About this RNA
This is a predicted structure of a 389-nucleotide part of an RNA (large-subunit ribosomal RNA, domain III) from a Planctomycetota bacterium. It matches the Rfam family "Bacterial large subunit ribosomal RNA". The full RNA is in RNAcentral, with records from ENA.

[in-house]
Context: one part of a larger RNA
Formats: sequence, structure tokens, C1' cells
RNA sequence: GAGUAGCGAAAAGACCGGUGAGAAUCCGGUCCACCGAAAGCCUAAGGUUUCCUGAGCAAGGCUCGUCCGCUCAGGGUUAGUCGGGACCUAAGCCGAGGCCGAAUGGCGUAGGCGAUGGACAACAGGUUGAUAUUCCUGUACCACCACCGGUCGUUUGAUCGAAGCGGGGACGCAGGAGGCUAGAGGGACCCAGCCGUUGGUUGUGCUGGGGCAAGCGGGUAGCAUGCUUGGGUAGGCAAAUCCGCCCGGGUAAAUGUGAGCCGUGACGCCGACCGAAUUAAGUAGGGAAGCCCUUAACGCCACGCUGCCAAGAAAAGCCGCUAGAGAGACACGGGGUGCCCGUACCGCAAACCGACACAGGUAGGCGGGGAGAGAAUCCUCAGGUGCGC
Repeated sequence: GAGUAGCGAAAAGACCGGUGAGAAUCCGGUCCACCGAAAGCCUAAGGUUUCCUGAGCAAGGCUCGUCCGCUCAGGGUUAGUCGGGACCUAAGCCGAGGCCGAAUGGCGUAGGCGAUGGACAACAGGUUGAUAUUCCUGUACCACCACCGGUCGUUUGAUCGAAGCGGGGACGCAGGAGGCUAGAGGGACCCAGCCGUUGGUUGUGCUGGGGCAAGCGGGUAGCAUGCUUGGGUAGGCAAAUCCGCCCGGGUAAAUGUGAGCCGUGACGCCGACCGAAUUAAGUAGGGAAGCCCUUAACGCCACGCUGCCAAGAAAAGCCGCUAGAGAGACACGGGGUGCCCGUACCGCAAACCGACACAGGUAGGCGGGGAGAGAAUCCUCAGGUGCGC
């Protein structure tokens, strides 16, 4: 220079009360304002204790500070079923032998690793200051183990069964229609609460509410394919009763798949509202109705159908077959067992990437109402905020 610029979105604060040595800034209340396809909610990555409680205010906080993502201490993350592993494979990576190379090493067979994909068994409610599909309550499901009775079988052989063979898994994009559900709206119907001196109020009044999963049983709107049986067979690297191919018979609804819906789950839970004792609260506790109609998805049936060309993973689980093994096997019932890692919190942000409590950037899902074609735009619910002078 200069007590100057600046104090980081112009969404906005005001008052009362509390606490305290101290309050524009912390806490509570009332009103106002802002977001509302977000400035709300869930979650991945990333961060790594920032979460909760108590106590602090030297520094950090662009002012203040009794406050904090700061300091100190204590506490907090609970799983057979969620995500990952004890399953599978993709790109890619590693790579026994092997080939190549001055050295380090490069490539690569068998084999393995590797999710961003496949496969796979739990839902609803409650609860904490902080976790919950993990704890608790209720109701389930999966795998394995042993047991009881029953049935079948022990060479006339039940059943198991590949690291082999076959099926399946198994797949693009666009378009339009249908059947539904989530969700939403309405109700003169059901339930609860309320009854105003006002322009008006016992009325067709006002306000609020009118729910619920997996599982189990039924198998619908549909969609796909013919299904079944006898014989032959040189193909599927051996074999096959399986698949394929060839010939014949029967059958016109059969098989497979399939949302929703109905019943059950539920004599349960939730629930507007009512509401204690008490030092402590809308806490503990109690608990009504729980129906009808309309609308309707980008979600489900389902890449199912139709169309198109650029022609749209693999492997395992699963089903069948045999090679083979073989004396036990099967369904029901009740009983038992169920490992390792993650789980707090932020997550369009003051906690991630940007040197900062930075007007930038950051994948996926939900995303109500009125007007509207709409996720535009304006207003608003739930919820969250007024951007630390």
C1' cells in the first nucleotide's frame, strides 16, 4: 500500500424464550422465505470413523461461537437366505511342460485367475443415542446330517452316476397392440375427531383415516411347441435306452411357460385417534374403519409378437444318456447343523475428484399432487433448507 479489496451464488430473514462469563450466529418456539426429476429418498465408486453420546473452545471454521465434519474421552457396524468367497465363465492376465531370446525376459499348450454377465434359499412388522432383509416377534425357504414308522429293492438288482455325449442355459435393435400391477385420484359409502356468533354452521357440514409381504395352495389373460408310441440307424472321436436321421401307429387338446387374480399367511401386524403414572413424553399403553369406483405406467407377462439388417458372449448350475458303481433307496414327519469377508457414516456432496467447509465434475434406482404432451415450466406434499459475516 491499507484497516483498502475481499469475507465464495441476491433462497431472507424476524421476534420471543433458553443456556452461558460472554449470543445477530448455539438450542427451543412462532411467523416468513427457498428447493421439491430436488437443494427429497435408496445405492455403486471413492473416502475411512467423518457415525452416536458426554465434555471442551488454544488452533482449524474467511466474522462470532456456549456450536461443528474441530479437540479429548467413551461407545457403535451382529446375516445359512443381502453383496462377495467356499459355483461358472468374458475381455484380459498368469502360465507346469514347450518354443524363442546377449541378460532381465517374450510368446504360449494343458491348467488356472478374472464381473461389469450367468447361477443361487426371507419376507412383514417392531426395536437403539448410534445396526438391522443381520437383533427381536411372527410366518417361511435352501443345503447337508442322523432318527421313527411306511413303501420299494438286494444279481429277475432299487438307486447312484461322469472330468465323457446330448439338450438347455442362450441372448440384437426397432415398432405397435393386449392383459395387469405399483402408484395416483374420487366417493353422497365406512370409521374417528370437531361444532365456530359469524356473511353463513347439526349439515349432502368440516378435518383426518379407510393398509399389509415372502411363503404355501389354486392355475387364469395369454405365449410357445404338436404331444405320445413302435421299429431301424453307418452320425454325436468309446458306449448309449439320450440327441440326430429314416419308416410306421395313436391322439386334437396335450405338453411347456405364464403376470395378475382368488384363498391362506392374518384370532396376526399396522392403523386415524385417545393417552398415563412421573423428575423425565405425545413416551408407556389402548386402538375404529380397513370398502366401492375411476385412472394408470418407462414396471410385470416378455425380446412374447411383428418387422429389420449391421445378424446380435461363454461356461457352470439344471435335465437326459451311457461308461461305470452298486445294497440300500425314496417321500412325509419332527430333530440337528449352517463357515470366511463386507455391513457405522457421507454419497450431485462441507465427508468423493478439484491444494480450500471451492458457484466446477461424479454411474444406477425411486421421484407424489394441480395445470400440462412431458422428467419442460410455475405452484405445492413428504422431506430438506435460508447457502458461517